[in-house]
RNA sequence: UCACGAUAAGGGCAAACCCUGAGUAAUCAGGAGACGCAAAGUAAAGGAUCUUUUAAACAUAGACGGAUAUGUAGUUUAAGACGAUACUUAUCCUUUAGUGAAAAAGAUAGCCUUGCUGCCGAA
Numbered sequence: 001u002c003a004c005g006a007u008a009a010g011g012g013c014a015a016a017c018c019c020u021g022a023g024u025a026a027u028c029a030g031g032a033g034a035c036g037c038a039a040a041g042u043a044a045a046g047g048a049u050c051u052u053u054u055a056a057a058c059a060u061a062g063a064c065g066g067a068u069a070u071g072u073a074g075u076u077u078a079a080g081a082c083g084a085u086a087c088u089u090a091u092c093c094u095u096u097a098g099u100g101a102a103a104a105a106g107a108u109a110g111c112c113u114u115g116c117u118g119c120c121g122a123a
Stems, first nucleotide, its partner, number of pairs: 004121002012037002018031005035110001041116003045113003048108007057099002060097004065093005071087003074082002
């Protein structure tokens, strides 16, 4: 010096929860607080996870919103018919909620890989 990591020495950082503030959110900053950490220092380069927006596709429920068709009540008639009225059913469209491929933007370094730097010196 490199590798490595001790019941060593000196120390360092600070999870969850709580308070304050920022952000649509993930989350971040400060205070308090310690679960833990030999890089729990630093860097979003590669993955992974999370958030927001757009959103193919799916399929369920609602609205009483629109259109079409049918039936009943109603009007009228010899039978038809009417539709400016009310209700029911079916189909389609619109809209709200749900799942969500993919893309974009962001977050996480105490998720992993990787880059850079670093205290000590037993085996």